[in-house]
Context: one part of a larger RNA
RNA sequence: CAAUCAUAAAGGAACUCGGCAAAUUGACUACCGUAACUUCGGGAUAAGGAGGGCUCAUUAGUCUCGAUUAAUAUCGAGUAAAAAGGAAGAAGCAUAAAAUAAUGUUGUACGACUGUUUAAUUAAAACAAAGCACUUUGCAUAAAGAUGAUAAAUCUAAGUAUUGAGUGUGAUUUCUGCCCGGUGCCGGCUGGUUAACGAAUUAACUAAAUCAAUAAAGGUUUGGUCUUGAAGGAAACCCCGGUUAAUGGCGGCCUUAACGUGAGGGUCCUAAGGUAGCGAAAUACCUUGGCCGUUAAAUGCGGUCUUGCAUGAAUGAUGUAACGAUACAACAGCUGUCUCUAUGAUUGACUCA
Numbered sequence: 001c002a003a004u005c006a007u008a009a010a011g012g013a014a015c016u017c018g019g020c021a022a023a024u025u026g027a028c029u030a031c032c033g034u035a036a037c038u039u040c041g042g043g044a045u046a047a048g049g050a051g052g053g054c055u056c057a058u059u060a061g062u063c064u065c066g067a068u069u070a071a072u073a074u075c076g077a078g079u080a081a082a083a084a085g086g087a088a089g090a091a092g093c094a095u096a097a098a099a100u101a102a103u104g105u106u107g108u109a110c111g112a113c114u115g116u117u118u119a120a121u122u123a124a125a126a127c128a129a130a131g132c133a134c135u136u137u138g139c140a141u142a143a144a145g146a147u148g149a150u151a152a153a154u155c156u157a158a159g160u161a162u163u164g165a166g167u168g169u170g171a172u173u174u175c176u177g178c179c180c181g182g183u184g185c186c187g188g189c190u191g192g193u194u195a196a197c198g199a200a201u202u203a204a205c206u207a208a209a210u211c212a213a214u215a216a217a218g219g220u221u222u223g224g225u226c227u228u229g230a231a232g233g234a235a236a237c238c239c240c241g242g243u244u245a246a247u248g249g250c251g252g253c254c255u256u257a258a259c260g261u262g263a264g265g266g267u268c269c270u271a272a273g274g275u276a277g278c279g280a281a282a283u284a285c286c287u288u289g290g291c292c293g294u295u296a297a298a299u300g301c302g303g304u305c306u307u308g309c310a311u312g313a314a315u316g317a318u319g320u321a322a323c324g325a326u327a328c329a330a331c332a333g334c335u336g337u338c339u340c341u342a343u344g345a346u347u348g349a350c351u352c353a
Stems, first nucleotide, its partner, number of pairs: 001348008010339002014337001019334001028051002031049002037042001039171001054089002056086001058084002063078005091095001103332007110324002115127002131169006145155003174317002177250003182247002184243005191238002197232001204225008251268005277311001278308001289305006
């Protein structure tokens, strides 16, 4: 010097990003006492107090015997275990005599809760969850969905719409506004457009025969090759509707009641212009916003205001008892965290052998 322990005057968080670490508390009792709030179950071991080992007077009681009575009751004597009991007593520094063994309270945020998770840096506000809502599923010819060689087959399911599958939200309370123009999905269709297919038709070359003829060119018939490609023709798309707890979206400018504010008015644009609620928020740039409380002093925290850079309703909004090794703030107690260090023990290190 390091690690692990023990103790400490006075102060008691002044330490520090932060009470990190340590300290305080602690078990028991059929003891006393216990608030707000609440989903009436809780909260609660809330909080806050008291007691204790040993000895003993005394009390009640069990059982036995005797007296008494018609019988219980009653009275007297004795008595096991286990209790209660008092401002009682003795000893001691100390009686839960050691070890073991909750610190408590308040406010806010988030998530309802128990549960799950990054084996080896993240346990959480993330995931899940019950509840809620939407979509889809009619099926012995084997549902939708999933796996599989485009198979057989298997799961779903030895199930049957109160089923199975998929998606979002996330207990309960109070609620969940407006917009279907875009994207998607569903339905309709007398219309438009339209593929393969279809082959009417168009044009060319050529073999054989044949017509005509001096010959060339040309025509006809039957074959071969090639070209053109009308009518008809599904879904989708166009079209017409619906649908947001589908994906998503939810405005400017000017003016006005003496001042201020702007109920009201004008105008432009839009599919519709943000409703209820909440709001410097886990969302607020300006910003350490203004005010109040907390402190001697607060960029913190709580409350309130609303001018919301850029809140907002199942990408859920708001409040909420209980719960949390969650985050932030405060108080009491407590302490070597600190003022400010000191001493001791053990093991290393170190010195010598």
The part of an RNA shown here (large-subunit ribosomal RNA, domain IV) has 353 nucleotides and comes from Thyridium curvatum.
The prediction has a mean pLDDT of 82.
Its Rfam family is "Bacterial large subunit ribosomal RNA".
RNAcentral holds the full RNA, with entries from Rfam.